Large-subunit ribosomal RNA, domain II from Mesomycoplasma hyopneumoniae, 682 nucleotides, folded computationally.
The coordinates come from a structure-prediction model, not an experiment, and the mean pLDDT is 86.
The source organism's lineage runs through Bacteria, Bacillati, Mycoplasmatota, Metamycoplasmataceae and Mesomycoplasma.
Rfam family: Bacterial large subunit ribosomal RNA.

[in-house]
Context: one part of a larger RNA
RNA sequence: UCCGGCGAGUUAUGUUAACAAGCAAGGUUAAGCGGAUUAAAGCGGAGCCGUAGGGAAACCAAGUCUAAAUAGGGCGUUAAGUUUGUUGACAUAGACCCGAAACCAGGUGAUCUAUCCAUGAGCAGAAUGAAACUUUGGUAACACAAAGUGGAGGUUCGAACCGUAGUACGCUAAAAAGUGCCCGGAUGACUUGUGGAUAGCGGUGAAAUUCCAAUCGAACCUGGAGAUAGCUGGUUCUCUCCGAAAUAGCUUUAGGGCUAGCGUAUAGAAUCUAAUUAAUGGGGGUAGAGCACUGAAUGUGGAAUGGCGGCACCUAGCUGUACUGACUAUAAUCAAACUCCGAAUACCAUUAAUCUUAUCUAUGCAGUCGGAACGUGGGUGAUAACGUCCGCGCUCGCGAGGGAAACAACCCAGAUCGUCAGCUAAGGUCCCAAAAUUAUGUUAAGUGAGAAAGGUUGUGAAAUUUCUUAAACAACUAGGAUGUUGGCUUAGAAGCAGCCACCAUUUAAAGAGUGCGUAAUUGCUCACUAGUCAAGAGAUCUUGCGCCAAUAAUGUAACGGGACUAAAACAUAAUACCGAAGCUGCGGGUAAACUUUUUAAGUUUACGUUAGGAGAGCGUUUUAAUUUCGCUGAAGCUAGAGGGUGACCACUAGUGGAGAAAUUAAAAGUGAGAAUGCCGGA
Numbered sequence: 001u002c003c004g005g006c007g008a009g010u011u012a013u014g015u016u017a018a019c020a021a022g023c024a025a026g027g028u029u030a031a032g033c034g035g036a037u038u039a040a041a042g043c044g045g046a047g048c049c050g051u052a053g054g055g056a057a058a059c060c061a062a063g064u065c066u067a068a069a070u071a072g073g074g075c076g077u078u079a080a081g082u083u084u085g086u087u088g089a090c091a092u093a094g095a096c097c098c099g100a101a102a103c104c105a106g107g108u109g110a111u112c113u114a115u116c117c118a119u120g121a122g123c124a125g126a127a128u129g130a131a132a133c134u135u136u137g138g139u140a141a142c143a144c145a146a147a148g149u150g151g152a153g154g155u156u157c158g159a160a161c162c163g164u165a166g167u168a169c170g171c172u173a174a175a176a177a178g179u180g181c182c183c184g185g186a187u188g189a190c191u192u193g194u195g196g197a198u199a200g201c202g203g204u205g206a207a208a209u210u211c212c213a214a215u216c217g218a219a220c221c222u223g224g225a226g227a228u229a230g231c232u233g234g235u236u237c238u239c240u241c242c243g244a245a246a247u248a249g250c251u252u253u254a255g256g257g258c259u260a261g262c263g264u265a266u267a268g269a270a271u272c273u274a275a276u277u278a279a280u281g282g283g284g285g286u287a288g289a290g291c292a293c294u295g296a297a298u299g300u301g302g303a304a305u306g307g308c309g310g311c312a313c314c315u316a317g318c319u320g321u322a323c324u325g326a327c328u329a330u331a332a333u334c335a336a337a338c339u340c341c342g343a344a345u346a347c348c349a350u351u352a353a354u355c356u357u358a359u360c361u362a363u364g365c366a367g368u369c370g371g372a373a374c375g376u377g378g379g380u381g382a383u384a385a386c387g388u389c390c391g392c393g394c395u396c397g398c399g400a401g402g403g404a405a406a407c408a409a410c411c412c413a414g415a416u417c418g419u420c421a422g423c424u425a426a427g428g429u430c431c432c433a434a435a436a437u438u439a440u441g442u443u444a445a446g447u448g449a450g451a452a453a454g455g456u457u458g459u460g461a462a463a464u465u466u467c468u469u470a471a472a473c474a475a476c477u478a479g480g481a482u483g484u485u486g487g488c489u490u491a492g493a494a495g496c497a498g499c500c501a502c503c504a505u506u507u508a509a510a511g512a513g514u515g516c517g518u519a520a521u522u523g524c525u526c527a528c529u530a531g532u533c534a535a536g537a538g539a540u541c542u543u544g545c546g547c548c549a550a551u552a553a554u555g556u557a558a559c560g561g562g563a564c565u566a567a568a569a570c571a572u573a574a575u576a577c578c579g580a581a582g583c584u585g586c587g588g589g590u591a592a593a594c595u596u597u598u599u600a601a602g603u604u605u606a607c608g609u610u611a612g613g614a615g616a617g618c619g620u621u622u623u624a625a626u627u628u629c630g631c632u633g634a635a636g637c638u639a640g641a642g643g644g645u646g647a648c649c650a651c652u653a654g655u656g657g658a659g660a661a662a663u664u665a666a667a668a669g670u671g672a673g674a675a676u677g678c679c680g681g682a
Base pairs, nucleotide, nucleotide: 001682002681003680004679005678006677011093012092013091014090015089016088017087018086019085020084021083022082023081026049027048028047032043033042053060054059063075064074065073066072096234097233099231103224104223105222106221107220108219114198115197116196117195118194119193120192121191122190123188125157126156127155128153132149133148134147135146136145137144161185162184163183166181167180168179169178200216202212203211209218237617238616239615240614241613242612247260248259249258250257251256261368262367263365264364265363266362267361268360269359273358275354276353277352278351279350280349281348282347288341289339290338294335295334296333298331299330300329301328302327306323307321308320309319310318311317371396372395374393375392376391377390378389379388380387401412402411403410416588417587418586419585421584422583423582427578428577429576430562431561432560436575438573439572440571441570442569448564454548455547456546458545459544460543461542463540464539465538466537467536475532476531477530478529479528481505482504483503486500487499488498511526515524516523589607590606591605592604593603594602595601596600618671620668621667622666623665624664625663626662627661628660629659636655637654638653639652640651642649643648
């Protein structure tokens, strides 16, 4: 990992609802008796429910309580119950199954290990050389010195023995802690044998929560015990109908629950209940807008008050101002908590039409309380987030099919079944790949097929305007002068550092000078003019498509690919075609309503679906009755193009060798693919 078997809503009692049956103002027995083969009939009326309620009660009674009340008010008076069974749900029990870590009680453990007690045992060899002593020297005597003897030590080196710091291997091991190399202690707080002591709310601990039998922040065994688990996992046949929620309130509540909301089933209600559309009538203070209020905020004019200066000085006053700026006029603004105004929608009501129960009530049973993207109106955030929180809508959730290369939530469209028929939607029609190599323009960037401010004498279109055969624009040739080096300034300032002025003359034309240049001049050039040439040239504005700006990590990689340039790109236009489980044709199924010549047929409508509700069935085992089959071959097994919407059911052949089936009832140890399921096998 696979195969086979086993494996999860049960049982008892009670309550409640629906259905069935019996009896009915009544219904019914329990224990017990009885009888026996498990029993059944029969007996048994204690008790229970109902038939009357009100009050705390006395008590009264179709009434009663409250009360002073004959008032008012509360609860009643008007509707049949009850027993048994089946099914749904709930309560109490282990209560659908498996699953803790833990808690408590009683016991068993110190043959491992920790410490202790008693009694034994072990430690090759080598090194160092304490005290003490001896001899000699030495001293007044000691002291002291040397040599020798001696053999101390939690002394040194190093086997056994004990240990394990490092490293390699091993890590489905040779081993549930080892092996190799290396290393620490090795006469001691040493190591070790045997026997004994301490026990779990405890012991022991040179102390690490360490050890107490491969188990230790509280051992192990058995029991309470099926502890509890708002948590995770699993929960077994089929078809049909309907079909949610991820919200509100409360919650030691937030991944749980309760009630409501939304689903389903049954029964009932309504002269139009609901929904949609139209018309009519309403209230509103949002969007927008506005500045009339409340605030914010700017310019200009007028301007009080105050400040400062001057005059005058006496209590006053006059006057000025680069100050202040109430208030006012005017112009132009801003606001979720501003409004003189004010929609569209939405909401409420009435009437009409459409549509037909979609509405409401009661009762049984639920599930849901983690939602998500997208579009849109907002809050929050950074006008960030596949962010977060509300409103409206939609889809996914619970939705398959077509498109978007792939892609829950985007676009199209809602799958009852069959069909080698047709038409379309979104989206497409060169090839991959079904269908157009259509038309007129644009683009040259492979733009298309990623991006901003900003830039662009790329190119198309539309418009306004200036010059121009009396010759424009560009180019070339020639001129571009004089008063004058204008005045001032300056070391100098001569068109060209700077300041002022910017005249006049000669002219076809030429600035008291456009730029370069010089120390200052000189020089080059421009404006301006003439000639040559010969037809368009310049400026502004709007707009289409482009270009630059443009940098990322495995590999082109920013059209799905190939490829594409009067296109297979973009814009505009028209006509074809392709294209889905949409619609249609043909043929079936199921359900409901209606119709009819009503055993049936026809018409119309409906039939996606998770949680969940409701209905109808298939199969397994056993029991009872009935009908049958079987050694002329039962069950089971193997094979086969059979039947049924399905669970499933036949038939034939072979195998097998003794039981089996159908129908009608009944009862369940009644259906497996999942539970890191259990057991066995491969």